[in-house]
Context: one part of a larger RNA
RNA sequence: UUGGGCGUAAAGGGUGCGUAGGCGGCAUAUUAAGUCUAUGGUUAAAGUGCGGGGCUCAACUCCGUAUUGCCAUAGAAACUGGUAAGCUAGAGUGCAGGAGAGGGCAGUGGAAUUCCAUGUGUAGCGGUAAAAUGCGUAGAUAUAUGGAGGAACACCGGUGGCGAAGGCGGCUGCCUGGCCUGUAACUGACGCUGAGGCACGAAAGCGUGGGGAGCAAAUAGGAUUAGAUACCCUAGUAGUCCACGCUGUAAACGAUGAAUACUAAGUGUUGGAGCAAUUCAGUGCUGUAGUUAACGCAAUAAGUAUUCCGCCUGGGGAGUAUGCACGCAAGUGUAAAACUC
Numbered sequence: 001u002u003g004g005g006c007g008u009a010a011a012g013g014g015u016g017c018g019u020a021g022g023c024g025g026c027a028u029a030u031u032a033a034g035u036c037u038a039u040g041g042u043u044a045a046a047g048u049g050c051g052g053g054g055c056u057c058a059a060c061u062c063c064g065u066a067u068u069g070c071c072a073u074a075g076a077a078a079c080u081g082g083u084a085a086g087c088u089a090g091a092g093u094g095c096a097g098g099a100g101a102g103g104g105c106a107g108u109g110g111a112a113u114u115c116c117a118u119g120u121g122u123a124g125c126g127g128u129a130a131a132a133u134g135c136g137u138a139g140a141u142a143u144a145u146g147g148a149g150g151a152a153c154a155c156c157g158g159u160g161g162c163g164a165a166g167g168c169g170g171c172u173g174c175c176u177g178g179c180c181u182g183u184a185a186c187u188g189a190c191g192c193u194g195a196g197g198c199a200c201g202a203a204a205g206c207g208u209g210g211g212g213a214g215c216a217a218a219u220a221g222g223a224u225u226a227g228a229u230a231c232c233c234u235a236g237u238a239g240u241c242c243a244c245g246c247u248g249u250a251a252a253c254g255a256u257g258a259a260u261a262c263u264a265a266g267u268g269u270u271g272g273a274g275c276a277a278u279u280c281a282g283u284g285c286u287g288u289a290g291u292u293a294a295c296g297c298a299a300u301a302a303g304u305a306u307u308c309c310g311c312c313u314g315g316g317g318a319g320u321a322u323g324c325a326c327g328c329a330a331g332u333g334u335a336a337a338a339c340u341c
Base pairs, nucleotide, nucleotide: 004312005311006310007295008294012309014200015199016198017197021193022192023191025087026086028084029083030082031081033080034079035076036075037074038073039072040071041070042069048066049065050064051063052062053061054060090190091187092186093185094183095182096181097180098179102176103175104174105173106172107171108170109153114148115147116146117145118144119143120142124135125134161168162167205246206245207244208243209242210241214240215239219235220234221233222232257308258307259306260305261304262303265286266285267284268283269282270281271280272279273278290297291296314341315340316339323334324333325332326331
């Protein structure tokens, strides 16, 4: 609970699809539910509001009047709603083109690291601020050839692109979603938002089975130090990878919900259309008006408006307790109070 707000002060749901609901383009006819007008009924008295009167005033008290509301009848028809038949500017379909790390599956390539085998070769290598642990005469490091295996894709690469968000980057094929431009053939408001609901959702983590090169929580050793459960070094297990299932959270950020319309310019860039001027869709910077507490924002608004949803209400206690739901668990969602300043 009126009102004011949500980029940074408390506050935009992580993201989409969509149910109920709310809201909804142009024009005609009709209806009369909302709406408006008139009349009547009802709205007990007291009280209350207004206009008067009486106690010297006031409180108090008396008179008159009003009382939003509800019901009925008669009317009005602009607006909202309903109904009927239309329209094409919203929305969608078709047709002609286009760009893209959008998604899934399969295959494949080269560089590099590591390991194995062999050749050459000999005493060091490695590491640091300096060292040591470690590796090495059982031949290491270095170098050459061959092989194995896993993971990631240098350059191109870009305030470049795509995706609803999370996110997506070697190359090829198959399957597949969305978007943009042009055209104006078709449908004819089919739209917007969206409580619940459903789906997706980085990393870490969990379950089962694989895989394991490099890296690396834990762990061990060496240093450093007063100590060093760290920072540095040498090793190194989960994990990181794959398949299937779960978890459902992040500074899930543009810390900015979605949609529509309007409101100076200038300048890059990506993709279309056009001979061009230009224009459409994205993505950046600068900037006027306006706005803001300021910083800043400024056609990709935080400006001007409308619709719908979510959320906030002093700090701590606390995103905690309890209950409920979900989960294998970890925990997640919902979410207080006492007390205290």